[in-house]
Molecule: glmS glucosamine-6-phosphate activated ribozyme aptamer
Organism: Anaeromassilibacillus sp. An172
RNA sequence: UGUAAUUUAUCAGCGCCAGACCGCAUGCCUGUACUGCGGUGACGAGGGAAAGAGUUAUCGAAAAUUCGGCGGAUGCUCUUUCGGUGCCGUUUUUACGGUGUCGUCAGUCUGAUUGUUAAACCCUCUCCGCAAGGGGAGAAACAGAGCUUUCAGACAAGACAAAC
Numbered sequence: 001u002g003u004a005a006u007u008u009a010u011c012a013g014c015g016c017c018a019g020a021c022c023g024c025a026u027g028c029c030u031g032u033a034c035u036g037c038g039g040u041g042a043c044g045a046g047g048g049a050a051a052g053a054g055u056u057a058u059c060g061a062a063a064a065u066u067c068g069g070c071g072g073a074u075g076c077u078c079u080u081u082c083g084g085u086g087c088c089g090u091u092u093u094u095a096c097g098g099u100g101u102c103g104u105c106a107g108u109c110u111g112a113u114u115g116u117u118a119a120a121c122c123c124u125c126u127c128c129g130c131a132a133g134g135g136g137a138g139a140a141a142c143a144g145a146g147c148u149u150u151c152a153g154a155c156a157a158g159a160c161a162a163a164c
Base pairs, nucleotide, nucleotide: 014071015070016069017068019067020040021039022038023037024036025035043060044059045058049081050080051079052078053077054076055075082103083102084101085100086099087098088097089096090095107155108154109153110152111151112150115147116146123138124137125136126135127134128133
């Protein structure tokens, strides 16, 4: 340094490539076409009750091909189940029925507030490759959403009923 096996950790900007762009190649030099072989093709933060269906699935960073396409995915909407909590009713009173709203840190909204180590790009060095490009290390920074801490305020939660 490579190969094989085992164990552990890591997991969705997560994986892939037919378009596109770029590189190399067929006596010598220059160039073109075809063809072949390669390269590029998402930087982190954040996100999961279960089943099914639908759907172009959050946030910002970047000298923006991070284009285009395909697959996948913790998002969102609806139905059901289970669960938390609130309201109403009850002759089952920590039980049942209806219903609002959420998802185990389990009601929503508004304002303030606490925390949540950004990473790549760039730069320097080094390694692989003819090259396009790629790997590693170092240095210096800079986000937003969501979640969360605390405080304040506002709002929501049927009818007919029924079950011993």